Description
The RNA shown here (small-subunit ribosomal RNA) has 1393 nucleotides and comes from an uncultured bacterium. Model confidence (mean pLDDT): 82 of 100. The sequence is in RNAcentral, with records from ENA, Greengenes and SILVA.

RNA sequence: AGAGUUUGAUCCUGGCUCAGGAUGAACGCUGGCGGCAUGCCUAAUACAUGCAAGUCGAACGAGGUUUAAUAGCUAGCUCGCUAGUUGCUAAACCUAGUGGCGAACGGGUGAGUAACACGUGGGUAACCUGCCCUUCAGUUGGGAAUACCUAGAGGAAACUUUAGUUAAUACCGAAUACGUACGAGAGAGGCAUCUCUUUCGUAUAAAAGAAGCGAUUGCUUCGCUGAUGGAUGGACCCGCGUCGCAUUAGCUAGUUGGUGAGGUAACGGCUCACCAAGGCUCGGAUGCGUAGCCGACCUGAGAGGGUGAUCGGCCACAAUGGGACUGAGACACGGCCCAUACUCCUACGGGAGGCAGCAGUAGGGAGUUUUCGGCAAUGGGGGGAACCCUGACCGAGCAAUGCCGCGUGAAUGAUGAAGGUCUUUGGAUCGUAAAGUUCUGUUGUCGCUAUGGAAAACCUAGAGGAGGAAAUGCCUUUAGCUUGACCUGGCUUCCAGAAAGCCACGGCUAACUACGUGCCAGCAGCCGCGGUAAUACGUAGGUGGCAAGCGUUAUCCGGAAUUAUUGGGCGUAAAGAGUGAGCAGGCGGCAGUUUAAGUCUGAAGUCAAAUGCAGUGGCUCAACCACUGUCCGCUUUGGAAACUGAACAGCUAGAGUACGAGAGAGGUAUGUGGAAUUCCAUGUGUAGCGGUGAAAUGCGUAGAUAUAUGGAGGAACACCAGAGGCGAAGGCGGCAUACUGGAUCGAUACUGACGCUCAGUCACGAAAGCGUGGGUAGCAAAUAGGAUUAGAUACCCUAGUAGUCCACGCCGUAAACGAUAAGAACUAGGUGUUAGGGUCAAACCUAGCGCCGAAGCUAACGCAUUAAUUUCUCCCGCCCUGGGGAGUACGUUCGCAAGAAUAAAACAUAAAGGAAUAGACGGGGGCCCGCCCAAGCAGCGGAGCAUGUGGAUUAAUUCGAUGAUACGCGAAGAACCUUACCAGGGCGUGACAUAGCUACUAAGACCCUAGAGAUAGGGGGAUAAUAGGAGCAUACAGGUGGUGCAUGGUUGUCGUCAGCUCGUGUCGUGAGAUGUUAGGUUAAGUCCUCCAACGAGCGCAACCCCCGUCCUUAGUUACCAUCAUUAAGUUGGGGACUCUAAGGAGACCGCCGGCGUAAAUCGGAGGAAGGUGGGGAGGACGUUAAAUCAUCAUGCCCCCCACGUCCUGGGCGUCACACGUGCUACAAUGGUCGGUACAAUGAGCAGCCAAGCCGCGAGGCCGCGCAAAUCUCAUAAAGCCGAUCUCAGUUCGGAUUGGAGUCUGCAACUCGACUCCACGAAGUCGGAAUUGCUAGUAAUCGCAAAUCAGCCAUGUUGCGGUGAAUAAGUUCCCGGGCCUUGUACACACCGCC
Repeated sequence: AGAGUUUGAUCCUGGCUCAGGAUGAACGCUGGCGGCAUGCCUAAUACAUGCAAGUCGAACGAGGUUUAAUAGCUAGCUCGCUAGUUGCUAAACCUAGUGGCGAACGGGUGAGUAACACGUGGGUAACCUGCCCUUCAGUUGGGAAUACCUAGAGGAAACUUUAGUUAAUACCGAAUACGUACGAGAGAGGCAUCUCUUUCGUAUAAAAGAAGCGAUUGCUUCGCUGAUGGAUGGACCCGCGUCGCAUUAGCUAGUUGGUGAGGUAACGGCUCACCAAGGCUCGGAUGCGUAGCCGACCUGAGAGGGUGAUCGGCCACAAUGGGACUGAGACACGGCCCAUACUCCUACGGGAGGCAGCAGUAGGGAGUUUUCGGCAAUGGGGGGAACCCUGACCGAGCAAUGCCGCGUGAAUGAUGAAGGUCUUUGGAUCGUAAAGUUCUGUUGUCGCUAUGGAAAACCUAGAGGAGGAAAUGCCUUUAGCUUGACCUGGCUUCCAGAAAGCCACGGCUAACUACGUGCCAGCAGCCGCGGUAAUACGUAGGUGGCAAGCGUUAUCCGGAAUUAUUGGGCGUAAAGAGUGAGCAGGCGGCAGUUUAAGUCUGAAGUCAAAUGCAGUGGCUCAACCACUGUCCGCUUUGGAAACUGAACAGCUAGAGUACGAGAGAGGUAUGUGGAAUUCCAUGUGUAGCGGUGAAAUGCGUAGAUAUAUGGAGGAACACCAGAGGCGAAGGCGGCAUACUGGAUCGAUACUGACGCUCAGUCACGAAAGCGUGGGUAGCAAAUAGGAUUAGAUACCCUAGUAGUCCACGCCGUAAACGAUAAGAACUAGGUGUUAGGGUCAAACCUAGCGCCGAAGCUAACGCAUUAAUUUCUCCCGCCCUGGGGAGUACGUUCGCAAGAAUAAAACAUAAAGGAAUAGACGGGGGCCCGCCCAAGCAGCGGAGCAUGUGGAUUAAUUCGAUGAUACGCGAAGAACCUUACCAGGGCGUGACAUAGCUACUAAGACCCUAGAGAUAGGGGGAUAAUAGGAGCAUACAGGUGGUGCAUGGUUGUCGUCAGCUCGUGUCGUGAGAUGUUAGGUUAAGUCCUCCAACGAGCGCAACCCCCGUCCUUAGUUACCAUCAUUAAGUUGGGGACUCUAAGGAGACCGCCGGCGUAAAUCGGAGGAAGGUGGGGAGGACGUUAAAUCAUCAUGCCCCCCACGUCCUGGGCGUCACACGUGCUACAAUGGUCGGUACAAUGAGCAGCCAAGCCGCGAGGCCGCGCAAAUCUCAUAAAGCCGAUCUCAGUUCGGAUUGGAGUCUGCAACUCGACUCCACGAAGUCGGAAUUGCUAGUAAUCGCAAAUCAGCCAUGUUGCGGUGAAUAAGUUCCCGGGCCUUGUACACACCGCC
């Protein structure tokens, strides 16, 4: 110090989340030691039991215990001793009661309290203060009671009561009065009430007590009384500070003040009587909610924010509420009284109690300890003291609750052991880690021992000093004696022995693999992971982090500049109120004098201690502890005078007034005008009018519409008219008159800061709406009807009521917008326009209204003297707590109502949003192309059949393809095989490959037997040895099993469409742009011109192949003009032609003309061919998770006596039906018959097969030639010539069926093709819809080939023959390209919503 998350990507706005620190914590897993701290945050809930405040006999009487001495009595005997008992005296000790002091401290808790409660600084001239200290003066003399006790009574108890007796430092009078209080007089002082000094008068006190010493009325100590001052502690008052809500705006009768009285320690409505009517409040009263406050603690760079445990200060409280008593002090935690609730005891009459003291119990709760030891230390109470008391405190115990420290070993050790995990099987890793060897002994364990916390006080024995008659005593001091609850240190023995876990590993965030799982189980702080190859789930190995802890949860601060004082914003992201006037408030022009409130500065007081910070020191270090220093505020006081404020006196530049002009839909009222619509009356006139995309409802023969004349009524004001004018905004438009507001310009004079902004307030405020009364021509919510539509409560049409209009009164809102609050100053210009001035005309000046642009600003868009710049100059409003819920609910105010204003929360969510970018899309625009349409030709869709598909069926009908881009597709050929499917029968290292071992030289062909066959048994026995099969065991083979969404390769499609990109430069914050856009041109991102671009690549074109013309070369099997020859290019010959097959030429907008800068285009010539000559091959970046794991290859998964493999038979050929692609037709441009002419591409030895013969024919027999420019397939057909048929289900059509055959083949039943004879369906040109084709094309005609034994081929791929019509266009449909525009789409319109 930042990071993740909105998007395809970007910048911004903006929220959410994380990394840090902290805790009186809790939970999960784990747990060795020590030190120092901390430990009911919840139920101020209820409490069993014990303890937490007593002490003083040196205040008092009394009682008791022990001892000693003494005097009696009794008993015993050793006769002067012992024992018992009584009295007195003395000493020590105990104690119920009276009395004193304490119990008001210490300890606990935070319920209440928003307050002078707390903090801070002051005040008391308005006060008190026991014990303590200083000083002064006293301590005289009397009295009456009472507890205890004794006797009695009541009661269960608690306790109460009657009578009698007694003491005091208990109680009550009296004397005294330095003094104090009050009253009066005088003087001095101050701060208003007042204070001080002094004189007089009145009033007011006590315990001659206790102890010690001395001894004769004393000394000392402790007390007591009055007073003075202090200290300490408290009380009251004041300034300032101290949470949230205005959806709490008014509150207050002792209330505010006065006079008098009472009360208090004291001021005071503190209380009371009377009088007055005040007091507080938007700078937040009152009310409601919440809360003990602070020093401090946590966090933060700080400013701040949060908290108020432990420690310390203050306050409040003591079961709940109230009250007073005692006292120096309380309205009293362990006191009293009353009331209430609860608990306990009871003899039912009545009593007792208060853990928010220390432990502890129950309960609550996620959650918080021992019914411990000791007064040794520190502190407190009492006492003269010893001493007693002290759950304050000091310690121990429990708890990883926190902080700090230590340890769980150290060194060495490579066969890199075993084992685990991963693996490409080679290895890698855990890992010097372990084992092993050598050491050490912290902590632990055993034993021994010492220091410190302890200083003393007191006591004992001395010494000194002051005073005193002396003694006691007092003060100082020396020595000695005595005191430890608890804890610790040191040394020693022993053994590496007893001591490591937790979390994480997708990004943020350090750390990765395997297996399991399969949107399941689960994870998750945010984004998000998981649907069969999960670094995100679970486990394991490894790794990272921290470590006696580690994670999680909760809360606070930080990051968050995300409430912004430091330090933010409001055109479009959330955010300027619709507009103005204006009080309070805030701010305010130039120059001067005074003042000193703000401001600056010096000094002083205070800011408790602890904490924090700095330094130093003590525990071995640290935590911890100690010492020293420091500490932003407040107060008092001295000084300065620039700025702000205040006071005074001035100025004219801001603001305003007077004068003169002109402009204007500025406002209000009254009048008036013409055009148009509608209606009424009359005339003319006749059948329609009206309306729409098209219609209908409607109006009209009772005379409409149209047309003419006259009349009625209401509303609005064409042209002028404009980026124009006026107004604060809303808004304002015929003309005239009256009244009236504001602005502008010009030149002088006057006032003298009079100004700006403005919460609340007041006024205005479109349209719609409401109320009352008018008015109503047109228009027109609602409503009715007609259409449209799947529906149509709409859009369209015909009608039509409120309303629109006027007057008066309400409402108070709009995208009331410039989405831009108002005012001032400064900061380049250009241009247009309105008003005024100026000028001969210009220039120019002022005030407006617009556009374009510089600097600057902005996230960008954009704004830019009419700022969204700068000064920020000032002020106000609003927003910042994301988007939604919601401008909603409730409450309140306003309103006749409608509703308006103000304005939340629960809940759920990770985004919502702004601007710009490149795409995609649009029933957006522009340009262009394509058999896309149009113009044509021929079809498909109807029939029959063939073939493919779906569906159905089946043991199986194997699988795949299935919008365009599947469906005569994979399949260039399913009877067996193929074959992957089904049924049955077999095999088991296998049908096939490699490797090891063993034995061997054959396995087989062929024959026989069994079987459906595979197979089994038998016979048979040639060749072959760098070979071959066989057997055994295991590695393995094998899989047309899955995943085309794990892949390679291949292919389809957009599309042969003209596009797709890169480098450098430039522009932009950036995504990106530019280039590639623009103007032309082209089939083309083809080329040209321009241009912040300049170049380049993949595509286009060309290079390649075929066809078309010519030339050269070469002529056999091809060819034949001339010569000869033949039935025949048959042969000789020829090398001209055709042809063959090699190489060349040719075409380039090259030439001419028009247009054009050019590229190019149009026309022409020549030419076999003319503008890429025709065709083919060739398919950019990419899209479609397109197709294919069944061509092949391949990762992973799966099967292994089976999902492998062999065989027989069946199936892939089923058939109500639906679709695609074809063939044949429906006929006369034809059918049939006869004759006759002309091709090209190809194929051929397990082949093509001539000729001849046989058969009606398919074909058969025989057999020449040919591995082919030689021979064969092989007669091409349509065509042409002639004949016949004559419009019909036919001499059309040929399906279907019967019969007879031929051929292939082990085998034609399922299931082949062909031939002949017979039979002779449907079909008479095909609905909606739809396909192909622009020339040698469509259409039509036949021929060949691949596959192949044969063939279901009407398919496919090629070949030639005959050979058209139409278009020269781009409006529309479809597809595509470029530019532009809108977008809330990005899975991209099959979207989003």